[in-house]
Molecule: c-di-AMP riboswitch aptamer (ydaO/yuaA leader)
Organism: Syntrophomonadaceae bacterium
RNA sequence: AUUCUUAUUAUGCUUAAUUCCAGAUCCCAUAUCUGGAAACGGGGGAACCAUUUAUUGGGGUGAAUCCAAAGUUAUUUUGGUAGGGUGACCCUGAUGCCCGAACCCGACAGCUAACCUCGUAAGCAAUAUGAAAGGGAGAA
Numbered sequence: 001a002u003u004c005u006u007a008u009u010a011u012g013c014u015u016a017a018u019u020c021c022a023g024a025u026c027c028c029a030u031a032u033c034u035g036g037a038a039a040c041g042g043g044g045g046a047a048c049c050a051u052u053u054a055u056u057g058g059g060g061u062g063a064a065u066c067c068a069a070a071g072u073u074a075u076u077u078u079g080g081u082a083g084g085g086u087g088a089c090c091c092u093g094a095u096g097c098c099c100g101a102a103c104c105c106g107a108c109a110g111c112u113a114a115c116c117u118c119g120u121a122a123g124c125a126a127u128a129u130g131a132a133a134g135g136g137a138g139a140a
Base pairs, nucleotide, nucleotide: 009126011125012124013123014122018038019037020036021035022034023033024032039120040119041118042117043116044115049110055107057108058105059104060103061102066080067079068078069077070076083099084098085097086096087095089136090135091134092133094129
């Protein structure tokens, strides 16, 4: 100097996926489980409007859709792309790095007030644009 691994944290990131109260479990705490509240997010569901759709099935969550080539025709490979995230207070501009999946419903759902109902999982980062310019905000 480079690479890899581990650990830490009043740290940060994707996402709706967070906080609080009570109880159970436990030696205690954390974690886990149950119930409730707040907050955030999703689905179903009138009139009006829209749609003429209906095995070529249809639909939902999500940024994750589409195209081309190759191919041993596989749930494959490569390249691009609608769209999306991030570089550490926020905005503008500049300039990099990434994602562009997966799963679910089960013959069935347009929008949709009232109303009904569901979820709050999971997974990552480590001396860096933790930069510069201008503006703004906040703390000590």